[in-house]
Molecule: small-subunit ribosomal RNA
Organism: uncultured Gammaproteobacteria bacterium
């Protein structure tokens, strides 16, 4: 300094395990936003292709030189100026003015004005012409400052870029010898004479261009000899030193000081002989060091400044000497055509002379003067040798450096060694010859992949990923190959050459090479300026100035980052307004706005302003050098300049809240909710997952929550993930012990003891570049940023200690292991051989008809003798003993003898001396089945055939059968080869079997018992385990060592590789695709699992159903509707307790729009009642009655008309949004809960368990102990009885009578309706644990819950119902609402369901007769009578009901007739006539008469109720209702059969089992086809890349060779050599 976890398997748990989230980070990119400033960053891709423009030049102090540009000098021209001289003008008009001097005139005091006249100046203008001067132009001149191109020196190898190659001594780091270094810094020495070219630049020639040829000249710091060089190379001699080889001699107990005696150094029986150590001399080779000799190698000047000398060149002067020329004078000679040449001489040539004629120009030589160069001095830069130094490079070495073994062998200059080359240097680096080496499992060699560190992200470390920006090392520099210069290069902006590509071309040939910086074009998700500056730092040249620099400093673009700041501060409640929300009250938006008061940071504007500057350059004083004041050089000083950024930091002024917020998210992980829209659409989504009509998951919105000039997603690292486990996992069953042994390699290894000092532990030293983390300051107004110093760099080398523990080497020791010896057991193994039972066949033999086989049969066998009994052969296996009993390493091993052999165990000594354990490749064993090659073959017996069984049966069964099963060789190599548990070795509670030993005790050879050893079991503590379990045979605790595991699937599959005769085996992926897929427990659920129980559940009855008709739902069809719901049981005579209108929700078709119905509001009317016309009606129109009630007199209640909106309304949807109600498992015995226990939990436990009940009913026992909701009961009815009360109901006794409880009376009796009593296993006997119970019995009306009923737990089934009602939500609003008429709801080729009526004689008919009960009745029940055949009607009494009416009860009895038939059964249908009820019986009513008389003679598969006053069966009543029941709900009458039983079926409870099920068996699930789609293997081939191998050709080029050709320095006998160039050629390439 340092450690979070969360989601997701499952109905829930716990585990194992993957997948996914939160963090950090980036050279990023996308999306929506975007005020500012500071500091970084900015092609991660195509090392693809490049327009354009910079990007390496520089020195004239190295050289010939001078294109250009300025300057200077000189000649020409022009122009103008200026002076001087000469000439001319100075006339006309006009205007202006008239200076000196002198005179004179006027006027005046004067000054002054004014006239007139002489004189003299001076002035302008023009033209010539001279000197000067300035400008322009144009020449020359290198004269100067510079300088194009060129010789040359330095740089161009530095700086800038990229990462393709490279897995390598290429980086890293430590290391070392056999090297070289321009320029730099020291130091010693020099710098000396010669020479011959070539460019430039002239001529000429090619070419379109690029460029080139050819002859000519020239200079150097360019080239070449040659002098000299102590040192420096090289070669020789001598000498020291050291190493190695080789070879003599001594030694190697012991004694001695030595000589010497003498002796086992070691092996070796001993010699011989080998082998090693120490010491001491020869020889030889190396290597270095000294000395000496002989060879060899140098060089270059440039510039600055200087007094004295001295030189050389100029000019000028003097002297002088010669030459050239011109002209003059003379003499001679020769012509003379024309000409004003000439005028008496002239012309041209010659020659010769002259004052040494006269002039002029050059030349030589001497001197002077002067100027310029040099010599001389000096300084500065430079050259040459050469020792050191520093920097750089170069080469060697030792550790580190990525995946693959589905790449296991790889290598011929390969290893090494001699000889010789070659290099700056060792080296197989290259040659030759020799040897046969060298690397690999500690991974060679191939193949993919990558530039490598420092370092950056991450991380708590360890470790994992990365290797932009900077910063070091490498490599590249269109691709490949070269080699040249040079100190440095196999050279980004040089060269040759081979290739592609681009461009130019006159077609013949040429040019390039942005991976410099800015740019363009393509790629791409993506990555800027064709920008200023060299002011600063560096570089490159130069003495310098100073030039060049896309290094580099700045700008410029971009939120890429990082880091700062700002988009206001204060107050303010009417809690405005609007938004959304709302339960309608209000919440929230919210002090938020707005007001009010402040403030001005940034951004703007004007206005000041630092630092980045240092050089440099001038001037001044001092210092050095120096001969020297000059000159360099340096110091102080003073003054002058030099800024891209940039008027930018920073300051101050002004104005005003003024210019400045988004972005994502809001279902859980994970802060943060609400409305509306949509309706499994459209979307959403990082795992889970939303969405199918009320979505907090989608879209928008209003809040809110993150964060903020950003915020989000994508991609990508780590991380969390202990999910590759070094730290820090695991293999019983989740993935995961190789089948099991030997045994190399390698790992690991007992006790004591010396030695050592590898490992290991301390210490110093060096080293571990900066930069960057990190601490401590420091500077930018803070931070980021920049900086200083520290630490630290976990490493590595050296070198010095420590010596316990590993480890080496040594001695020793017995406790590990082994070996002798005596004994013990045993299906260990391998060979031989023996045996007896059975079984089949075959032969013989007796004997006759069936055998055999199954759930039942059939195939089969048998009268050609089967089966059955008897004897013989042949095969194979070895019953009983026989046992969680024994052996073996496993796989295995079982009759009995014999021979051969492995292991164990024990018991007691001895010996060996750690010999041990594991064990990667190897190797050997290895069950079944298969597989060769040959025997065998009794029995079983894949495959086959047959028979059955099934819908089918390529099965289960039966008959019968082939391989094979057996033996001998081999061969395969795998199994659920298991104890799903490698092997070895210590330790760690007990108890009980048991084998096989050995020792006690013992009755002694036994049994039985102790003890201890090795085996094999069961149980169990502790501890482990996710749990199940393990538990001294450990899965405990600890140590060695080997194997093997990392989500499911794809898959132990594909491809390669080894094995294999082959089947196959063994090694051993990925693409794709899921969120999961496993394992232990838990709770249900189910199971053609098991155990117990119960229900009309089955079975024994009894009636039906299903066949006929008809009646009624309902499906289906049909229709304008046939309104709507109800659909296994648990719909289907159900909602409907009653559809002609209504009802009525449906259809058509006509009307109405505030409504048929409620509240409000405003007007008019009382309401109401009635008459009439149209019209199907609704409705509409006209008439006529009627004017009420309350009142404060203002109206006002209630009605109705009419008008306006808010709103009615809705049987329209959604029962899967609801309440509420109902069904149903089921009156089934069950569902739960508190606390406590047990379990990591989920959860048990309780509620199981033994009895027992109808019951989880009750009772025992129990880690439970209690409780609740159901059971039971309490309630109603009913069976009995009392007690009470007696009309309308009763009637024994007593009167009485019309003989009817009618009438008096009567209360006993039924009954009626109020209250009690009873029945509880109480009691008695048996069973039973003496319990709860349960049998059986008394008493009793009634008896074990007495019958019926009401009463329905937790819950399930999104069971049914928005059509009872109520409600959310959504829809209609002149209509999905509401009126009204007709129709439908009643249809009918079918189907089912439910029921009546029936097929008849236990009947139908006919006639007589008896006997309930429970209920209706005033819009009613409706008596008698009368009428009708009757349905029914008529008149009408009585009854608001124990009173009257409905009301005859029927079956029954009792008499007759029918006599088995489609009937005197049965009544459908139909036609006829009629009742009744109703506004109205046509679609459509019920009922009655008269006629007609169908089908049907008891129902096929299948199916339903029902267990006692039930079934059946028979009639009566009610509700609903004008009328309309075979339907439903009720009464009573008559009144039965059977229950042995729980095996089956079907429903239920409970325990336990299994389970891959949990939507729970209507489940889950697997295989095949079709068809679309994704990925992958194979595939006849095909195309491409990259690779050994052979082979062929080979550019440049380099070394070699050289006979063709050229050739300047040097030599030269001048003939010519040396050398060198091209050329050709040969190697390698």
């Nucleotide at each position: 300094a340092u450690u979070a976890g969360a989601g997701u398997u499952u109905g829930a748990u716990c585990c194992u395990g993957g997948c996914u989230c939160a963090g950090a980070u980036u050279g990023a990119a996308c999306g929506c936003u975007g005020g500012c400033g500071g500091c970084a960053u900015g092609c991660u891709u195509a090392a693809c292709a490049c327009a354009u423009g910079c990007a390496a030049g520089u020195c004239g102090a190295a050289c010939g030189g001078u294109a250009g540009c300025a300057g200077g000098c000189c000649c020409a021209g022009c122009a103008c100026c200026u002076u001087g001289u000469g000439u001319a003008u100075g006339g006309a008009u006009g205007g202006u003015g008239u200076a000196g001097c002198g005179a004179u005139c006027c006027g005046g005091a004067a000054u002054g004005g004014g006239g007139u006249u002489g004189c003299g100046g001076g002035g302008g203008u023009a033209c010539a012409c001279a000197a000067g001067g300035u400008g322009c132009u144009g020449g020359g001149u290198g004269c100067u400052g510079a300088c194009g191109a060129g010789u040359g020196g330095c740089g161009g190898a530095c700086g800038g870029g990229u990462g393709a190659g490279u897995a390598a001594c290429g980086c890293g780091u430590a290391g070392g010898a056999a090297u070289c270094u321009g320029c730099c810094c020291g130091g010693u020495c020099g710098u000396g004479g010669g020479g011959g070219a070539c460019a430039a630049c002239u001529c000429g020639g090619g070419g379109a261009a690029a460029c080139u040829c050819g002859a000519g000249c020239u200079a150097a710091u360019a080239c070449c000899g040659c002098a000299u060089a102590c040192g420096a190379c090289c070669a020789g001699c001598a000498c020291c030193u050291u190493a190695a080889a080789u070879u003599g001699c001594u030694u190697u107990a012991c004694c001695g000081a030595g000589g010497g005696g003498g002796u086992a150094a070691g092996u070796g029986g001993a010699g011989a002989g080998c082998u090693a150590g120490a010491g001491u001399g020869g020889u030889u080779u190396a290597a270095g060091g000294u000395g000496c000799u002989g060879g060899u190698g140098a060089a270059a000047g440039c510039g600055g400044g200087g007094g004295a000398c001295c030189c050389a060149g100029c000019a000028c002067c003097a002297u002088g000497a010669g030459c050239u020329u011109u002209c003059g004078g003379c003499u001679c000679c020769g012509g003379g055509a024309g000409g004003u040449c000439g005028g008496a001489g002239c012309g041209g040539g010659g020659a010769g002379u002259c004052u040494g004629g006269a002039g002029a120009g050059g030349u030589c030589a001497u001197g002077g003067u002067g100027c310029u160069g040099g010599g001389c001095c000096u300084c500065g830069c430079g050259c040459g040798a050469u020792c050191g130094g520093a920097u750089g490079a170069g080469c060697c070495u030792g550790c580190g450096u990525u995946g693959g073994a589905u790449u296991a062998g790889c290598u011929g200059g390969u290893u090494g060694g001699u000889g010789g080359g070659g290099u700056a240097a060792a080296g197989g680096c290259c040659u030759a010859c020799c040897a046969a080496g060298g690397c690999g499992a500690c991974g060679a060699u191939c193949c993919a992949u990558a530039g490598c560190u420092g370092g950056u992200c991450u991380g708590a470390g360890a470790g994992g990923a990365c290797g932009a920006c900077c910063a070091g090392c490498c490599a590249c520099a269109c691709c490949g190959g070269g080699a040249c210069u040079g100190a440095g290069a196999c050279a980004c902006g040089g060269c040759c050459c081979g290739g592609a590509c681009u461009c130019c071309u006159a077609c013949g040939g040429g040019a390039g090479g942005c991976a410099g910086c800015a740019g363009u074009g393509g790629g791409g998700a993506a990555u800027a300026u064709u920008g200023g500056a060299c002011a600063a730092u560096g570089g490159g040249g130069g003495c310098a100035a100073c030039c060049c620099u896309g290094a580099u400093c700045c700008a410029g673009c971009a939120a890429u980052g990082c880091c700062g700041c700002g988009u206001g501060u204060g107050u303010g409640a009417a809690g405005a307004a609007g938004g959304c929300c709302u339960g309608c009250g209000g919440g929230u938006u919210g002090u938020a706005a707005a007001g009010c008061a402040c403030u001005u940071u940034c951004a703007g504007u004007c206005g000041g302003g630092a630092g980045g500057a240092a050089c440099c350059g001038g001037g001044g004083u001092g210092g050095g050098u120096g001969a020297a004041u000059a000159g360099c050089c340096g110091a102080c000083u003073c003054c002058g300049u030099u800024g891209a950024c940039g008027g930018a930091a920073c300051c101050g002024g002004c104005a005003g809240a003024a210019g400045a917020a988004g972005c994502a998210c809001c279902g859980g992980c994970u802060a943060a909710c609400u409305c509306c829209g949509u309706g499994c659409c459209a979307g959403c989504a990082g795992c889970c997952g939303c969405g199918g009509u009320a979505a907090u998951a989608c879209g928008g919105a209003g809040g809110g929550u993150g964060c903020g000039a950003g915020c989000g997603u994508u991609a990508a690292u780590c991380g969390g993930a202990a999910u590759u486990a070094c730290u820090g996992g695991g293999c019983g069953u989740a993935a995961a012990g190789g089948g099991c042994g030997c045994g190399u390699a390698g790992g690991c290894g007992g006790c004591c003891u010396g030695a050592u000092c590898a490992g290991u532990c301390c210490g110093a030293u060096g080293u571990g570049a900066a930069a960057g983390c990190c601490c401590c300051g420091g500077g930018c107004u803070u931070a980021a940023c920049c900086u200083g110093a520290g630490a630290a760099c976990g490493g590595c080398a050296u070198u010095g200690g420590a010596u316990a523990c590993u480890g080496u080497c040594g001695g020793g020791c017995u406790a590990g292991a082994g070996u002798u010896u005596g004994a013990u057991a045993g299906a260990g193994g391998g060979g031989a051989g023996u045996g007896g039972a059975a079984u089949u066949u075959c032969c013989g033999a007796u004997g006759u008809a069936g055998c055999g086989g199954u759930g039942a049969a059939a195939u089969g066998c048998g009268u050609a003798g089967a089966g059955a009994u008897c004897g013989g052969a042949a095969g194979g296996a070895c019953a009983c003993c026989a046992g969680u009993g024994g052996c073996g390493a496993a796989g295995g091993c079982g009759a009995c003898u014999c021979c051969c052999u492995g292991g164990a165990u024990u018991a007691a000594a001895a010996c060996u001396g750690a010999c041990g354990c594991u064990g990667a490749g190897g190797u050997g064993c290895g069950a079944a089945a298969g597989c060769g090659u040959g025997g065998g073959u009794a029995g079983c017996a894949a495959a086959c055939a047959g028979g059955a069984u099934u819908a089918g049966a390529u099965a289960c069964c039966c008959u019968g059968g082939u391989a094979g099963u057996c033996c001998a060789c081999g061969c395969u190599g795998u199994a659920a080869g298991c104890g799903a548990u490698g092997a070895g070795a210590a330790c760690u509670a007990g108890c009980c079997g048991u084998u096989g030993g050995a020792c006690g005790c013992g009755a002694a050879c036994a049994a039985g018992u102790g003890u201890u050893c090795a085996g094999u079991g069961g149980c169990g503590c502790a501890g482990c385990u996710a749990a199940c379990g393990c538990g001294a045979u450990a899965a405990g605790u600890u140590c060695u060592c080997c194997g093997c595991c990392u989500g499911g699937g794809g898959a132990g599959u594909a491809c390669g590789g080894c094995c294999g005769c082959a089947a196959g085996g063994u090694u051993a992926a990925a693409a794709c695709u899921c969120a999961a897929a496993u394992g232990a427990a838990u709770u249900g659920a189910c199971g053609g699992g098991g155990g117990c129980c119960c229900g009309c559940a089955c079975a024994a009855g009894c009636g039906g159903u299903g066949g006929a008709g008809c009646a009624u739902g309902u499906g289906g069809u049909u229709u304008a509707a046939u309104u709507c719901g109800a659909u296994g049981c648990a719909a289907c005579g159900c909602g409907a307790a009653g559809a002609a209108c209504c009802u009525u929700a449906c259809c058509u078709g006509c009307c109405c729009u505030u409504g048929a119905c409620a509240u409000c509001c405003u007007g008019c009317g009382a309401a109401c009642c009635u008459u009439u016309u149209a019209g199907a009606g609704a409705u509409a129109g006209a008439g006529g009655g009627g004017u009420g009630c309350c009142u404060u007199c203002g109206g006002g209640a209630g009605c109705g008309c009419a008008g306006a909106g808010a709103c009615a309304g809705g049987u329209g949807c959604u029962g899967c949004a609801u309440g509420g109600c109902u069904g149903u498992c089921g009156u089934c015995a069950g569902c739960u809960c508190g606390u406590g226990u047990c379990g990591u939990g989920a959860g048990a436990u309780g509620u199981u368990g033994g009895g027992u009940u109808a019951a989880g009913u009750c009772c025992c026992g129990u880690a439970a102990c209690g409780a609740g909701c159901g059971c039971a009961a309490c309630c109603c009815u009913u069976a009995u009885c009392c007690u009470u009360a007696g009309u309308u109901g009763c009637c024994a006794g007593c009167g009485g009578u019309u003989c009817g409880g009618c009438c008096g009376g009567g209360a006993a009796c039924u009954c009626u309706a109020a209250g009690g009593a009873g029945a509880c296993u109480g009691c008695c006997g048996g069973u039973g644990a003496u319990a709860a119970a349960c049998c059986g019995g008394a008493g009793g009306a009634a008896g074990g819950u007495g019958g019926g009923g009401a009463u329905g737990a937790c819950g399930u089934c999104a069971a049914g119902u928005c059509a009872u009602c109520a409600u959310g939500g959504c829809c209609c609003u002149u209509a999905u609402g509401g009126g009204u008429a007709g129709g439908g709801c009643u249809a009918c080729a079918c189907a089912c369901g439910u029921g009546c009526u029936a097929c008849a004689a236990u009947g139908g008919c006919c006639g007589g007769u008896a006997c309930a009960g429970a209920g209706g009745g005033c819009u009613g029940c409706g008596a008698a009578c009368u009428u009708g055949c009757a349905a029914a009607a008529g008149c009408a009494a009585g009854c608001c009901a124990a009173u009257c009416c409905c009301a005859g009860a029927a079956a029954g009895c009792c008499g007759g007739u029918c006599u088995u038939a489609g009937u005197c059964c049965g009544g459908a249908u139909u036609g006829g006539a009629g009742u009744c009820u109703g506004c109205a019986a046509c679609u459509c009513g019920a009922c009655u008469c008269c006629a007609u008389g169908a089908a049907g003679u008891c129902g096929g598969a299948a199916u339903c109720g029902c267990u006692a006053g039930u079934a059946a069966u028979c009639g009566c009543g009610g509700a609903u209702c004008a009328g309309a029941a075979u339907g439903c709900c009720g009464c009573g009458g008559u009144g039965a059969a059977u229950a042995c039983g729980u095996u089956c079926c079907c429903g239920g409870g409970c325990c336990u089992u299994g389970u891959a099920c949990a939507c729970a068996c209507c489940g889950c699930c697997c295989g095949u086809c079709a068809c679309a789609c994704c990925a992958u293997g194979g595939g006849a081939g095909u195309g491409g890349g990259u690779u050994g191998c052979a082979c062929c050709a080979g550019a440049a080029g380099u070394a070699g060779g050289u006979a063709g050709u050229c050739u300047a320095a040097c030599c030269u006998u001048c003939g010519g050599g040396a050398g060198g160039g091209c050329g050709c050629u040969u190697a390698c390439c």